[in-house]
Molecule: c-di-GMP-I-GGC riboswitch aptamer
Organism: Methylolobus aquaticus
RNA sequence: CAUUGAAAAGCCAAACCUGCGGCAACGCAGGGACGGAAAGCUACGGGUCCUGUGGGGGAGCCAGGAGAGCCGAGUUGCCAAGG
Numbered sequence: 001c002a003u004u005g006a007a008a009a010g011c012c013a014a015a016c017c018u019g020c021g022g023c024a025a026c027g028c029a030g031g032g033a034c035g036g037a038a039a040g041c042u043a044c045g046g047g048u049c050c051u052g053u054g055g056g057g058g059a060g061c062c063a064g065g066a067g068a069g070c071c072g073a074g075u076u077g078c079c080a081a082g083g
Stems, first nucleotide, its partner, number of pairs: 004080002011036002016031006034069001040075003044072003048066005
């Protein structure tokens, strides 16, 4: 340097519970661990979810939003068995 993820150190923290914020999706803090080698970061592509206009209603379309622990993409990066 490349590949890979065996071990160890450290790291993150699903569901659920409590409090606060939001119409909602959901976010933040504390507890808690299902899992994770990018479960670090970026809504760029696809998909998902929420709200609203129009509409008798639904779907679709459109607008705004959520989500990086759905799949890709971009970018940065810890440890180091073996070759």